[in-house]
About this RNA: This is a predicted structure of a 90-nucleotide RNA (c-di-GMP-I riboswitch aptamer) from a Halobacteroidaceae bacterium. The prediction has a mean pLDDT of 83. It matches the Rfam family "c-di-GMP-I riboswitch aptamer". Its family is annotated with cyclic-di-GMP binding in the Gene Ontology. Taxonomically the source falls in Halobacteroidaceae (Bacteria, Bacillati, Clostridia, Halanaerobiales).
RNA sequence: CUCUGUUAAAGGCAAACCUGUUGAAAAACAGGGACGCAAAGCUUCGAACCUAAGGCUCUUCUUUAAGGCUAAGGUCGUCGGGCUCCCGGA
Numbered sequence: 001c002u003c004u005g006u007u008a009a010a011g012g013c014a015a016a017c018c019u020g021u022u023g024a025a026a027a028a029c030a031g032g033g034a035c036g037c038a039a040a041g042c043u044u045c046g047a048a049c050c051u052a053a054g055g056c057u058c059u060u061c062u063u064u065a066a067g068g069c070u071a072a073g074g075u076c077g078u079c080g081g082g083c084u085c086c087c088g089g090a
C1' cells in the first nucleotide's frame, strides 16, 4: 500500500419508544434508552423513498374547502459513489 473481516483486544455509534425544543410537514437537535452496526464516521455526487410550505392545476357562476402535480425541504441506520479510519489475517 492492496485485499479481507471481528474468534480476539481497546474502544465507538445508538433503532424503536419516552420527554423537551425547532419545523407547514417529512424530519432534525438535546436528554434518557439499546434494536442493531466493521465504517450505523463525514459528504446529497447518482438513484430510490418520504413530506408539500410555496408554486401550478381541477370542479360549480364566484369564493372557500377538499383533491392532483411539483423540491430548492428531508432520510447517509435505503443503496451506490467520493473522502477518512482502530485492530486482526493474507
Stems, first nucleotide, its partner, number of pairs: 002090004012037002017032006035077001041083003045080003048075003054070004